[in-house]
Context: one part of a larger RNA
RNA sequence: CUGGGCGUAAAGGGCGCGUAGGCGGGCCCACAAGUCGGAUGUGAAAACUGGCAGCUUAACUGCCAGCCUGCAUCCGAUACUGUGGAUCUUGAGUGCAGAAGAGGAAAGCGGAAUUCCAGGUGUAGCGGUGAAAUGCGUAGAUAUCUGGAAGAACACCAGCGGUGUAGAAGGCUUUCUGGACCAUUGUUGACGCUGAGGAGCGAAAGCUAGGGGAGCAAACGGGAUUAGAUACCCCGGUAGUCCUAGCCCUAAACGAUGAAUGCUUGGUGUGGCGGGUAUCGAUCCCUGCCGUGCCGGAGCUAACGCAUUAAGCAUUCCGCCUGGGGAGUACGGUCGCAAGGCUGAAACUC
Numbered sequence: 001c002u003g004g005g006c007g008u009a010a011a012g013g014g015c016g017c018g019u020a021g022g023c024g025g026g027c028c029c030a031c032a033a034g035u036c037g038g039a040u041g042u043g044a045a046a047a048c049u050g051g052c053a054g055c056u057u058a059a060c061u062g063c064c065a066g067c068c069u070g071c072a073u074c075c076g077a078u079a080c081u082g083u084g085g086a087u088c089u090u091g092a093g094u095g096c097a098g099a100a101g102a103g104g105a106a107a108g109c110g111g112a113a114u115u116c117c118a119g120g121u122g123u124a125g126c127g128g129u130g131a132a133a134u135g136c137g138u139a140g141a142u143a144u145c146u147g148g149a150a151g152a153a154c155a156c157c158a159g160c161g162g163u164g165u166a167g168a169a170g171g172c173u174u175u176c177u178g179g180a181c182c183a184u185u186g187u188u189g190a191c192g193c194u195g196a197g198g199a200g201c202g203a204a205a206g207c208u209a210g211g212g213g214a215g216c217a218a219a220c221g222g223g224a225u226u227a228g229a230u231a232c233c234c235c236g237g238u239a240g241u242c243c244u245a246g247c248c249c250u251a252a253a254c255g256a257u258g259a260a261u262g263c264u265u266g267g268u269g270u271g272g273c274g275g276g277u278a279u280c281g282a283u284c285c286c287u288g289c290c291g292u293g294c295c296g297g298a299g300c301u302a303a304c305g306c307a308u309u310a311a312g313c314a315u316u317c318c319g320c321c322u323g324g325g326g327a328g329u330a331c332g333g334u335c336g337c338a339a340g341g342c343u344g345a346a347a348c349u350c
Base pairs, nucleotide, nucleotide: 003322004321005320006319007304008303012318014201015200017198021194022193023192025088026087028085029084030083031082033081034080035077036076037075038074039073040072041071042070048066049065050064051063052062053061054060091191092188093187094186095184098181103177104176105175106174107173108172109171110154114150115149116148117147118146119145120144121143125136126135163168206247207246208245209244210243211242215241216240220236221235222234223233258317259316260315261314262313263312266295267294268293269292270291271290272289273288274287275286276285278283299306300305323350324349325348332343333342334341335340
């Protein structure tokens, strides 16, 4: 230097942005760096390989040739790569026109429910379970009605529906704001793809400070159950859950499937936009693009299954794997307030 792999066997980075690097559309011209051909020089000898010869043979030794696959210089070739120039529009971007969406941020508003407080009615139970008990209640509970307060979450709509790069996001209104999509092909003219480092985002739990605290509820207390019951069930209940600012950076962060591009029989739903036809429309039919499901063919696969949303056929770039345990441990480094994260062995053992 080289192999085979990564849905489920070990293996896709949690996700996007992007630096270096790697790779890169059509056509023309030039150069000739890579590339290819030739010549010359050099590539010590020995060794090695082939032929021949000499010791009786062999080992050994000698002669000739090859080899030394390289390097340098010169001459030449120009398909491909490269470099420079010119040009093109299909890749990419942008303009005009349109329309969908729980995409993001902030502010305001709303009703149902729950708990609590005050009052009315009312009386002995309520609650809870498999059955009970702890608990609450004659200091008047539960139930019911009226009024008030608070915090959190938004029933129905709601959908193998839609949005977002992922994490994720669901009452209503307003303001600010990101992206994808359809149509037009106007405009720029390869401006592209990937992306080691890097910086950013990143559920829940957890941490710091200040608020808030209705319900729920780790820890904790009690009642049961049980041989025991540090549980499952029940009654309570504090952190937390919520808000603001700042950390943490993990996950079965999953489609257990990296990103991009092209190609490859079909059927049937659904969301968005557009076009056509019948009379405007509803609707129906035909059809295009984008997204999202199901079923199946070739092909692939160890099988299961995947199957135009590929796990098929190809190309480019990144990440990762290399028997089980030891171990995501130790040590070191680095980040963090801490918890801990990231990086990440070996002995030994099977």
Source information: A computed fold for a 350-nucleotide part of an RNA from an uncultured prokaryote, annotated as small-subunit ribosomal RNA, central domain. Model confidence (mean pLDDT): 88 of 100.